RNAcentral holds the full RNA, with entries from SILVA. The part of an RNA shown here (small-subunit ribosomal RNA, 5' domain) has 519 nucleotides and comes from a metagenome. Model confidence (mean pLDDT): 86 of 100.
Context: one part of a larger RNA
RNA sequence: GGACGAACGCUGGCGGCGUGCUUAACACAUGCAAGUCGAACGGAGCGCCAUGGAAUGAGGUUUCGGCCAAAGGAAAUGGUUGCUUAGUGGCGGACUGGUGAGUAACGCGUGAGGAACCUGCCUUUCAGAGGGGGACAACAGUUGGAAACGACUGCUAAUACCGCAUGACGCAUGACCGGGGCAUCCCGGACAUGCCAAAGAUUUAUCGCUGAAAGAUGGCCUCGCGUCCGAUUAGAUAGUUGGUGGGGUAACGGCCCACCAAGGCGACGAUCCAUAGCCGGCCUGAGAGGGUGAACGGCCACAUUGGGACUGAGACACGGCCCAGACUCCUACGGGAGGCAGCAGUGGGGAAUAUUGCACAAUGGGGGAAACCCUGAUGCAGCGACGCCGCGUGAAGGAAGAAGUAUCUCGGUAUGUAAACUUCUAUCAGCAGGGAAGAAAAUGACGGUACCUGACUAAGAAGCCCUGGCUAACUACGUGCCAGCAGCCGCGGUAAUACGUAGGGGGCAAGCGUUAUCC
Numbered sequence: 001g002g003a004c005g006a007a008c009g010c011u012g013g014c015g016g017c018g019u020g021c022u023u024a025a026c027a028c029a030u031g032c033a034a035g036u037c038g039a040a041c042g043g044a045g046c047g048c049c050a051u052g053g054a055a056u057g058a059g060g061u062u063u064c065g066g067c068c069a070a071a072g073g074a075a076a077u078g079g080u081u082g083c084u085u086a087g088u089g090g091c092g093g094a095c096u097g098g099u100g101a102g103u104a105a106c107g108c109g110u111g112a113g114g115a116a117c118c119u120g121c122c123u124u125u126c127a128g129a130g131g132g133g134g135a136c137a138a139c140a141g142u143u144g145g146a147a148a149c150g151a152c153u154g155c156u157a158a159u160a161c162c163g164c165a166u167g168a169c170g171c172a173u174g175a176c177c178g179g180g181g182c183a184u185c186c187c188g189g190a191c192a193u194g195c196c197a198a199a200g201a202u203u204u205a206u207c208g209c210u211g212a213a214a215g216a217u218g219g220c221c222u223c224g225c226g227u228c229c230g231a232u233u234a235g236a237u238a239g240u241u242g243g244u245g246g247g248g249u250a251a252c253g254g255c256c257c258a259c260c261a262a263g264g265c266g267a268c269g270a271u272c273c274a275u276a277g278c279c280g281g282c283c284u285g286a287g288a289g290g291g292u293g294a295a296c297g298g299c300c301a302c303a304u305u306g307g308g309a310c311u312g313a314g315a316c317a318c319g320g321c322c323c324a325g326a327c328u329c330c331u332a333c334g335g336g337a338g339g340c341a342g343c344a345g346u347g348g349g350g351a352a353u354a355u356u357g358c359a360c361a362a363u364g365g366g367g368g369a370a371a372c373c374c375u376g377a378u379g380c381a382g383c384g385a386c387g388c389c390g391c392g393u394g395a396a397g398g399a400a401g402a403a404g405u406a407u408c409u410c411g412g413u414a415u416g417u418a419a420a421c422u423u424c425u426a427u428c429a430g431c432a433g434g435g436a437a438g439a440a441a442a443u444g445a446c447g448g449u450a451c452c453u454g455a456c457u458a459a460g461a462a463g464c465c466c467u468g469g470c471u472a473a474c475u476a477c478g479u480g481c482c483a484g485c486a487g488c489c490g491c492g493g494u495a496a497u498a499c500g501u502a503g504g505g506g507g508c509a510a511g512c513g514u515u516a517u518c519c
Stems, first nucleotide, its partner, number of pairs: 001519003006515005013391006019384002021349001026347003030344003035091003040088002043085004047080005059068003098302003107227008117219002122215007130164001132162002139154006170195005176189005200207003230272001235265001237263001240262008277299004281292004304325005327338004355381001357380003363377001364375004394424004404415004428460001431454004438446001463508005468489003474503005484491002
């Protein structure tokens, strides 16, 4: 000098764009953050339509006991392409969002490879959907429990579930032919045997269903190289290293197991200890380097602590399940409930870090045929000079060089064209009127915002640090090695340009200084 997720002191007008728990991966009240589909299904409730016609009953009649009876209309039955929806079922809850605890590792970066692999939704192509069955929710009844939540009996539907059939270009096994390869094997072709599928819906045009081939996307695995400190850590390793056989996996593999062999690692630093998420980047620097990994983007890991699997195309799953631990809460003491490192917010810790806001209008995501619903992702607004950038706090004239203040050799000098005063202007703020783009037919949270126009008043808007040298800027008074200053040199013990105050001056400016940290 530059930088900063900064903090502190003094001060503080406006706007734009960014940015804001670096500490306790501490504990969390409350609300919201993942739903959706009735065009998969049976119900239930409300409504509508049709049939129906109880009770009542305008009115009529009367021999005063009664009798007849329109309109309206209850129950009941049927229908319903009206609405709502607890349940079964489908898809999505593996994305998005958060955090950096752990991890020195194929975790990350980079470059290769998989002849050892998987891939829902999407795209293309080919082929197919025949015929049956038995349940379980909901519901009804009984019943347990304080609750959470159940138990038993019975009924029922489906795109839920289970057989059967068909089925190749698929899979498995066997053997054959051709090509490639040193080889395990690989590719192509034909054959035999065996095996595997399906689901319908409606508003009739669509959306779906099953199998196969290919693509795309996403993932998984392997390897080369690179990736921090300590030798006051020198030896370390028994599933350890390799083989055979098997199991397991989507797949290779001690991944796991049985047996066999005794290997494999290490001064080119093993093992152990400490520290740490990695990178694109960011800061600095002429560069080489050094430092760093906030925000944004990619990858990884984690979700109260530890362990486990289930479902699924995908998880060993933040707002799923089970077990154990700690903690908190409810309880009728028998037993239950919970997980903000999602967005706000609270306590605590700390030098220190924001609103329990608005909207799905846009972009994107999930569901749906769609309408649409959901979305604290996101878009916006709020708070903070936390940062960067821009603007303003007026402009021109104005010497009687006014007053005041400071100083003085008492003549003056400085403040100083500064003020007053005259003329002018209106950026910002304030007032009034108009008023977008962002949206494609409709639909705008932002927002009566940005922006434009008009009228109006110099009005509402300047501080901070320094002034001995480094280093731009000096006098007076007070103090008297005191009080104090200080980045270094050093000032202060009676004439202090170095302390304190005043006046002047210098620097930067809505900031200025200080502190911490990095180059």